Context: one part of a larger RNA
RNA sequence: UGACGGGGGCCCGCACAAGCGGUGGAGUAUGUGGUUUAAUUCGAUGCAACGCGAAGAACCUUACCUGGCCUUGACAUGUCGCGAAGUCUGCAGAGAUGCGGAUGUGCCUUCGGGAACGCGAACACAGGUGCUGCAUGGCUGUCGUCAGCUCGUGUCGUGAGAUGUUGGGUUAAGUCCCGCAACGAGCGCGACCCUUGUCAUUAGUUGCUACGAAAGGGCACUCUAAUGAGACUGUCGGUGAUAAGCCGGAGGAAGGUGGGGAUGACGUCAAGUCCUCAUGGCCCUUAUAGGUGGGGCUACACACGUCAUACAAUGGCUGGUACAAUGGGCAGCUACCUGGUGACAGGAUGCUAAUCUCCAAAGCCGGUCUCAGUUCGGAUCGGAGUCUGCAACUCGACUCCGUGAAGUUGGAUUCGCUAGUAAUCGUAUAUCAGCAAUGAUACGGUGAAUACGUUCCCGGGCCUUGUACA
Numbered sequence: 001u002g003a004c005g006g007g008g009g010c011c012c013g014c015a016c017a018a019g020c021g022g023u024g025g026a027g028u029a030u031g032u033g034g035u036u037u038a039a040u041u042c043g044a045u046g047c048a049a050c051g052c053g054a055a056g057a058a059c060c061u062u063a064c065c066u067g068g069c070c071u072u073g074a075c076a077u078g079u080c081g082c083g084a085a086g087u088c089u090g091c092a093g094a095g096a097u098g099c100g101g102a103u104g105u106g107c108c109u110u111c112g113g114g115a116a117c118g119c120g121a122a123c124a125c126a127g128g129u130g131c132u133g134c135a136u137g138g139c140u141g142u143c144g145u146c147a148g149c150u151c152g153u154g155u156c157g158u159g160a161g162a163u164g165u166u167g168g169g170u171u172a173a174g175u176c177c178c179g180c181a182a183c184g185a186g187c188g189c190g191a192c193c194c195u196u197g198u199c200a201u202u203a204g205u206u207g208c209u210a211c212g213a214a215a216g217g218g219c220a221c222u223c224u225a226a227u228g229a230g231a232c233u234g235u236c237g238g239u240g241a242u243a244a245g246c247c248g249g250a251g252g253a254a255g256g257u258g259g260g261g262a263u264g265a266c267g268u269c270a271a272g273u274c275c276u277c278a279u280g281g282c283c284c285u286u287a288u289a290g291g292u293g294g295g296g297c298u299a300c301a302c303a304c305g306u307c308a309u310a311c312a313a314u315g316g317c318u319g320g321u322a323c324a325a326u327g328g329g330c331a332g333c334u335a336c337c338u339g340g341u342g343a344c345a346g347g348a349u350g351c352u353a354a355u356c357u358c359c360a361a362a363g364c365c366g367g368u369c370u371c372a373g374u375u376c377g378g379a380u381c382g383g384a385g386u387c388u389g390c391a392a393c394u395c396g397a398c399u400c401c402g403u404g405a406a407g408u409u410g411g412a413u414u415c416g417c418u419a420g421u422a423a424u425c426g427u428a429u430a431u432c433a434g435c436a437a438u439g440a441u442a443c444g445g446u447g448a449a450u451a452c453g454u455u456c457c458c459g460g461g462c463c464u465u466g467u468a469c470a
Stems, first nucleotide, its partner, number of pairs: 001470002003467003007464007015454002019417004026309001029306005034300002042053002064295004069290001073125001077124002079121005086103007107114002127284002130282003136278002138273003141269001143267001148187006154163003167178003193261004198229007207219003232255001235249005311410001315369007327358003332351002336347004376407001381402007423446007
């Protein structure tokens, strides 16, 4: 000087408390461990691994296993020889591949040849998701959006170092004020950026509109998208040290950082990743490279994590009826009509989209059930189908009929959340032929309760003290 203390003081955070809803019990989904296996590819492992890499494992993917193949190679550059390339097609084979048949003669040219492409030969080399993240770059997580981390000059100390950065107030903040052997400065904080909330101006088509509908008008309103205005403790009162500020009020769409996002200092964990990529070293080179059929990654006495669904009446079923926002659409989204109980199919129309289309549910108004393992719950299984795709056996989703398991609110424990939040309701999208999505990322609808307070638990910041620790 740090680190640590079941030392002290001050302060903060959904940290506790006050509340609301969950987890832990049930069956399912998914990830992991374990076990099994020819293989169940690999990585991630307290917080900070476990619906994680994976924003899509039937084949492919795919890295694993087992067969049957190949060796200048699937891919790059160079040399030589032959042939345009390409297209169609036969036989054998599970395919990879092997052996053939037909067709085609293009482009440039100084007529020697050349360019692109294909086949063959030999060698330089290719190739490796092989190892090392404890050799590395890059990227990322974490403490933590915590308020800290430092430097120059000066001064003090023999020196390591200290001072500044401590102290008195204050703040979300090393934020600001005052004081001070310090005076300044940098990286962080804040502001600048995006979005949302109000208004004005400009611009009105595909939008809006005096609406039964259309034509035809109009641009007031909604909206769209550009430019501005607006919030600054500016103002009033109180308080404070006359300061920084704090408390209350007015005006205002908004009030003291208005709400949300992006933004992550010096560093820590030899944290994670050589399976994104790049890369040193080591290793393989008729194989640890390459192509192919099938299988596996989907196994299953079990254990754990994370979700979705329930156990019902604030509900289930049923008839009617209303209101969103984000986003997507041409090998696509599909109005409408017809067939089917339905998944869907057959026609047909508009839209390369503010034009057409995908497109709501909780809610509201009626009816029914009457507390039951039920008209709750939907697992599991049987049968029949639909769709995607070369192909749904291992191993897809969905539909209909039947079947109707556990489960009656869950021990110790533990998690999230302070407002348009929690809870609850649906919608869209990426990936994607299809889908194991109950996941992820967004979007809107309805819309609470509680916070006395900081004694305690956890994490963190500043000062101080002790130390046989570095």
Small-subunit ribosomal RNA, 3' major domain from an uncultured bacterium, 470 nucleotides, folded computationally. Model confidence (mean pLDDT): 86 of 100.